[in-house]
Context: one part of a larger RNA
RNA sequence: CUGGGCGUAAAGGGCGCGUAGGCGGACUUUUAAGUCGGGGGUGAAAGCCCAGGGCUCAACCCUGGAAUUGCCUUCGAUACUGGGAGUCUUGAGUUCGGAAGAGGUUGGUGGAACUGCGAGUGUAGAGGUGAAAUUCGUAGAUAUUCGCAAGAACACCAGUGGCGAAGGCGGCCAACUGGUCCGAAACUGACGCUGAGGCGCGAAAGCGUGGGGAGCAAACAGGAUUAGAUACCCUGGUAGUCCACGCCGUAAACGAUGAAUGCCAGCCGUUGGGGAGCUUGGUCUUCAGUGGCGCAGCUAACGCUUUAAGCAUUCCGCCUGGGGAGUACGGUCGCAAGAUUAAAACUC
Repeated sequence: CUGGGCGUAAAGGGCGCGUAGGCGGACUUUUAAGUCGGGGGUGAAAGCCCAGGGCUCAACCCUGGAAUUGCCUUCGAUACUGGGAGUCUUGAGUUCGGAAGAGGUUGGUGGAACUGCGAGUGUAGAGGUGAAAUUCGUAGAUAUUCGCAAGAACACCAGUGGCGAAGGCGGCCAACUGGUCCGAAACUGACGCUGAGGCGCGAAAGCGUGGGGAGCAAACAGGAUUAGAUACCCUGGUAGUCCACGCCGUAAACGAUGAAUGCCAGCCGUUGGGGAGCUUGGUCUUCAGUGGCGCAGCUAACGCUUUAAGCAUUCCGCCUGGGGAGUACGGUCGCAAGAUUAAAACUC
């Protein structure tokens, strides 16, 4: 390279936008680049291969053929691909009318609870555990009532419910703003799909500067447990968790399943629209989502099954025995932590 693969055996990029490139709907016409056919030129000789021949045979040598899979040129063919021109509407988009939603950003606001502080009542315990102790409390704790403060998170509703490309998103209100679905077919007329590089987004932890700090809580301290206990349990407790701006760029970033399009039995739920006819509250039907089961088919099995892991096409990413190793070196990025790209010796 030709292959074979990627849910769980090695292997889908964390996710999107998009450049180059690759691929691309229906019809007519033209061209003849790809493609196919004929002719010509060239493709040195020797060698290889085949058929003959010459040395007594062979090696060796001679003659002829074939081959030289290619390139150039010319004349044709025109189904398919490509180029040009034109037309179309089913792909894609726009418009109009509806709809749902924790989609995003900013500002405001509410109640419950925890904690602290002040005041009242009240008195000896309270906490905590398997049992205890550290701890708090006669300087009045725990309990209870009222008030104040501050920070963080939003019970019920809540749902294999919804929204988002993914990460993710949940009190309420307002402003700004992205996307989606359904219906109508008025408009454009292939404007599409994918996407190496690139750019952007990206949980938690971590980092920088400045705030904030109620609760929780790495580290740390103490008390227990234990043979020990650098743990599990308990009492405390600092970073952090929160906000603003900037960085980091990783996760079991998972459906461990890339994106797009078409096709291939059904049944039962549920979310958002539309339609139908009626006995007005249920039935039937149709799109788009989200679940359960299941035929064919697939699969090593487990299982998947119109939300495919089925049948096909296009494009991208990735794998190629285990360890060494996602390491070393070098490059790039980063304040650092480190990230990314990524071997070999050796060994089984």
Molecule: small-subunit ribosomal RNA, central domain
Organism: metagenome